[in-house]
Context: one part of a larger RNA
Molecule: small-subunit ribosomal RNA, central domain
Organism: metagenome
Parts: sequence; structure tokens; C1' cells
RNA sequence: CUGGGCGUAAAGGGCACGUAGGCGGCCCGUUUAGUCAGAGGUGAAAUCCCCGAGCUCAACUUGGGAAUUGCCUUUGAUACUAGCGGGCUUGAGUCCGGGAGAGGAUAGUGGAAUUCCCAGUGUAGAGGUGAAAUUCGUAGAUAUUGGGAAGAACACCAGUGGCGAAGGCGGCUAUCUGGACCGGUACUGACGCUGAGGUGCGAAAGCGUGGGGAGCAAACAGGAUUAGAUACCCUGGUAGUCCACGCCGUAAACGAUGUCAGCUAGUCGUCGGGGGGCGUAGCCUUUCGGUGACGCAGCAAACGCAUUAAGCUGACCGCCUGGGGAGUACGGCCGCAAGGUUAAAACUC
Repeated sequence: CUGGGCGUAAAGGGCACGUAGGCGGCCCGUUUAGUCAGAGGUGAAAUCCCCGAGCUCAACUUGGGAAUUGCCUUUGAUACUAGCGGGCUUGAGUCCGGGAGAGGAUAGUGGAAUUCCCAGUGUAGAGGUGAAAUUCGUAGAUAUUGGGAAGAACACCAGUGGCGAAGGCGGCUAUCUGGACCGGUACUGACGCUGAGGUGCGAAAGCGUGGGGAGCAAACAGGAUUAGAUACCCUGGUAGUCCACGCCGUAAACGAUGUCAGCUAGUCGUCGGGGGGCGUAGCCUUUCGGUGACGCAGCAAACGCAUUAAGCUGACCGCCUGGGGAGUACGGCCGCAAGGUUAAAACUC
């Protein structure tokens, strides 16, 4: 490189938008660039291959042919691809009417709980564990009642549920705002798909500056346990967890399954709409869009997947090539740093 692959064996980029590029719906006309066919020229010789000839054979030498898969010119074909022109509506989008939703941002607000503070009642314990101790408490704890403060998270509803491209999103209200879906068919008329680079988003932890700090809690301290116990258990406890702004750019960022499109048995749920029927709690049926459980064909090494494919096809991108060394070194780029990204080799089995 080719062949072959990427759910679990090595392998889908964390996710999206989009540049170049690649690919691209139906019909008509035109050009004949690609494409195809014929003819001509050229493609040196030697070599290689085939049929002969000459050294006794062979190597070797030599005659002829083939080949030289290419390029150029010319004549023709016009299905497909392409260029140009015209048209179409099914792909894509716009418009109108709807309802659903923890989609996002900002501001405000609510109750339960927890901790702390003040006051009342009250007295000797409380707490914690397998058992204890460290710890708290006669300076009045724990318990209980009333009042106050603070921060963080939102029980029930809650779902095998919903929304979002992914990360993710959950009290309530308002404002601003993104997307999807259903119905209507009014409009545009291929405007599309993918997407190397690029740009943006991106859990947690971590970093910078300034706030905040109730609970929890790396580090740390103490008490236990133990042969030891730098742990598991207990009592404390600082970063952090929270907010604003700015970085970081990684995860088992998982469906370990790239995006888009077409085709291919069914059954049962569930969510959001539409149509029809029975009739009016509601039920039945059908259709569109999502989300689940099973299951046929088919696929698969098996497990399993199975109209939400891992089936049958097409377009484009990413990635893999024995284990270790190693996602490391060096160099480049990025970062305040931590580090990230790109990414080897020797050697070894």
C1' cells in the first nucleotide's frame, strides 16, 4: 500500500456548526470535456515472452513475431458523468394555526431540614461503636418550647417519564430566548448530505482575582482496630463544594455502537399531537413524531442486535494493524500552573 475491519477481540473523533474537498432528486434540449468504438502516427535498440537458426548441448549469439497496457491526430457514438440553457416538486427550506417539555439566561420568592446565636423549662448525662475511646456537658450539655441569623439543596409529585447536539437539566413566579413536534396546505424551487483544516460548546477535579462558607469533606490531628494500620470504624477538621468573571479542555465524555438517506415480518407498553367511531369518567381504531420491552427474516466467533439494526444498500468523515516499552521520550503548538495535544525509536517477549 492492498485486502480486511472498528458494541464486548486493536479501532467511532466528547459534541456541534461550518471552509476547502468528495458526493448529490425528476424531465427536456444542447455541447461532446470525461467515457466508448474505428483508423493513422508514435511508443529507439537491447532486455523480457513466443516460434526458429548457429557454436556437439547449454550458457551464449542470432532471425522473425508478440509485447511496449502509454501519448498524439482524426472520424464516429451519445446511455452515463460533466458544462450550459429551460422546466418540475417528491429532497431541503419558508409561511399560517396549535399544544407539550427539569432546553438555556437573568431577576425575584417559598417551605422543610441542618448548624449557630438569644431566652424559657429542666438535670446529669449526651454522643458514638461490633465493643469502646478521643469529643461535648454542673461555666448547665443532650432533650424540649419560643425568637433570630446564615448558607446550601429542593422531600412528595417522579415514571421503565420529559427536554437538550453532547456535557447536562428538577421548589415556585416573572421577563428574555433556542430547538423539536402536530395540522394546513399557501410559497421558494435542489437552495442538499458529509465535512480535512478551522471555530464554538464541553461533567468532575484543578488554577487566577474577588466574594461566600450552613452541611459535607481530600489533606491533616486525635481515638479505636491490628503483629503493624501512613486504611476500613469513630471524634474533629482546612482546601474544596456555592456565587461573579477569566482559564483549563479532560472522563468508563458509554448505547464502550460517527453523521445523513433509502429498503426490509410482527406483538405489547409509554410520552406529545392529529383524524374517525362509540358516545361524553372514558373506551376503541387509525396516523405522524419520540421513547421502551419482546421477537421473525437476516447478521454475528459467541454474547446478542433485530424498522431507534449490530439486517440489506449508498454518500462523506474519523480510526485500527501483535503484547510490553508508551499515550511515554524528543520536537512543535496550547496553558499561569497542573498539564493537554500531536507522537516515535532502541530494546524485549